[in-house]
């Protein structure tokens, strides 16, 4: 100096689902905004759950045409755009948004 993976930053793109009902507040008594309750929905902030597989246990039960360092039941680790819908969200705008693109900076192993 380079440095895929990795980290940070800003820029760009970025879906889904009720302009729901009732009540209260604000108010120019209208909309809008805020709050509460109820019902219906969404999954892509976050969060929870799980497979194969790997490891452990061999106390107990079952299976075995291999009788064993066997297999299953048990415990642990273990993924998601799967699943749950806690949280969050459901007109437009705005905010948020998994993820992605190009860029700037940092930098492990290594060269």
């Nucleotide at each position: 100096g380079c440095g895929u993976u990795c980290c940070u930053c800003g820029c760009u793109g970025g879906a889904g689902a009720g302009a729901g009902g009732c009540c209260c507040g604000u108010u120019u008594c209208g909309a809008g905004c805020g709050g509460g309750c109820c019902c219906a929905c969404c999954g892509a902030a976050g969060g929870g759950g799980c497979a194969a597989g790997c490891g452990g246990a061999c106390g107990c039960g079952c299976c075995u045409g291999u009788u064993g360092c066997g297999g299953c039941g048990c415990c642990g680790c273990c993924a998601a755009u799967c699943u749950c819908u806690c949280a969050g969200g459901u007109a437009a705008a705005g905010c948020g948004g998994a993820c992605a693109g190009a860029g700037a900076g940092g930098g492990c192993a290594g060269c």
The RNA shown here (Glycine riboswitch aptamer) has 111 nucleotides and comes from Rhizobacter sp. AJA081-3. The organism belongs to Rhizobacter, within Bacteria. The RNAcentral record of the sequence draws on Rfam. Of the family's consensus pairs, 90% are formed in the model. The coordinates come from a structure-prediction model, not an experiment, and the mean pLDDT is 80.